Record summary:
A computed fold for a 115-nucleotide RNA from a soil metagenome, annotated as SAM riboswitch aptamer (S box leader). Its Rfam family is "SAM riboswitch aptamer (S box leader)". About the family: The SAM riboswitch is found upstream of a number of genes which code for proteins involved in methionine or cysteine biosynthesis in Gram-positive bacteria. The coordinates come from a structure-prediction model, not an experiment, and the mean pLDDT is 83. The model forms 94% of the base pairs in the Rfam consensus.
């Protein structure tokens, strides 16, 4: 620095916790959780590949060529990642609705995750 309201699970092996951490909710989970592992998936950052496109460079020139680098679409072969719930919600802040409480919306932070 980019994204983060989309997407995508069986088996086995094992046994009691899990949702990042603290609070506070909501949820998941002995019909089997978090962890390994094997298969299969999504997605499409970066590798690679493909067309398109202007631009650059060559060529004396071009409706040739070619690369380089950028845009745009694809593929998914490699590398990561990823397959309950929006990062499951909230907590700060600022504007709004609301009856000045309780609530509520919308946008930012802060903190995380991925690459």
């Nucleotide at each position: 620095c980019a994204u983060c309201g989309a997407g995508a699970g069986a088996g086995g092996c094992u046994g009691a916790g899990g949702g990042a951490a603290c609070c506070g909710g909501c949820c998941c989970a002995u019909u089997g959780a978090a962890g390994c592992c094997u298969c299969g998936g999504c997605a499409a950052c970066c590798u690679g590949c493909c067309g398109c496109c202007a631009c650059c460079u060559c060529c004396a020139a071009a409706c040739g060529a070619g690369c380089g680098g950028g845009g745009c679409g694809g593929c998914a072969a490699g590398g990561u990642g990823c397959c309950a719930a929006g990062c499951c919600c909230g907590g700060c802040g600022a504007g709004c609705c609301g009856a000045c409480a309780c609530g509520g919306c919308u946008c930012g932070a802060a903190g995380g995750a991925u690459g």